[in-house]
Molecule: SAM riboswitch aptamer (S box leader)
Organism: Halolactibacillus alkaliphilus
C1' cells in the first nucleotide's frame, strides 16, 4: 500500500504547552471553541481485537503485554428500498441496506 474478515447507538478526563479554528472528505444542518477547542505531552481511565494467565473450555473470568479509544451514534443527513402522515408526484418522519471512513486481526 492493496484485498479479506470482524466491529462501530455501550463505556471511559484531569493537568500542562500551544493559540484558532475543530467534529475524515464535499454540501446542508447541528455541536465544540479565547471560561482556550483541535493538536501535542504527562498522568489517569475505558474496552477486550490480538497475546498472556485462570476455569467447570463451541464459552467465561482477568488485565501483565501489543494496539485502540476517552463531546455530540462514525454528531446527523446525502445513494437505494420499504413503511407512516400530510394531501402531494413533493415534504416530513421511521426502518433496513449500501457507499465512504475508522479500528483490530491475519496476510501481501
Nucleotide at each position: 500500500u492493496a484485498a479479506u474478515u470482524a466491529u462501530c447507538a455501550a463505556g471511559a478526563g484531569u493537568g500542562a504547552a500551544c493559540g484558532a479554528g475543530a467534529g475524515a472528505u464535499c454540501u446542508g444542518g447541528c455541536u465544540c471553541a479565547a471560561c482556550g477547542a483541535c493538536u501535542u505531552c504527562a498522568c489517569g481511565g475505558c474496552a477486550a481485537c490480538c497475546u498472556g494467565g485462570c476455569u467447570u473450555u463451541u464459552a467465561g473470568c482477568u488485565a501483565a503485554g501489543g494496539u485502540g479509544c476517552c463531546c455530540c451514534u462514525a454528531c446527523c443527513a446525502g445513494c437505494a428500498a420499504a413503511g407512516u402522515a400530510c394531501a402531494a408526484u413533493g415534504u416530513a418522519c421511521u426502518u433496513u441496506g449500501g457507499a465512504u471512513g475508522a479500528u483490530a486481526a491475519a496476510c501481501u